Notes: The RNA shown here (c-di-GMP-I riboswitch aptamer) has 74 nucleotides and comes from Anaeroplasma bactoclasticum. It matches the Rfam family "c-di-GMP-I riboswitch aptamer". About the family: GEMM was predicted in a large-scale screen for bacterial structured RNA regulatory elements. Of the family's consensus pairs, 94% are formed in the model. The organism belongs to Anaeroplasma, within Bacteria.

RNA sequence: UUUUAUAAAAGGCAAAACUAGAGUAAUCUAGUGACGCAAAGCUAUAGGGUCUAAAUAGACAGCCAGUUGCAAAA
Numbered sequence: 001u002u003u004u005a006u007a008a009a010a011g012g013c014a015a016a017a018c019u020a021g022a023g024u025a026a027u028c029u030a031g032u033g034a035c036g037c038a039a040a041g042c043u044a045u046a047g048g049g050u051c052u053a054a055a056u057a058g059a060c061a062g063c064c065a066g067u068u069g070c071a072a073a074a
Base pairs, nucleotide, nucleotide: 002074003073004072012037013036017032018031019030020029021028022027035062041067042066043065047064048063049060050059051058052057
């Protein structure tokens, strides 16, 4: 540097739903919960895409993409 999830060890994250709150909404925060995830870490008109909306505004990274990282073997 690259490859590998039919592995091992240490771990990590947390879908839907419910409760409370914020917001016009998309959605977000906290708790419970666990569908799943080798990046389900980070990055949002300074890549694309999708969603909301009265808007010149806002949201989604667990859509693709970019970028960074743990362990083992070669």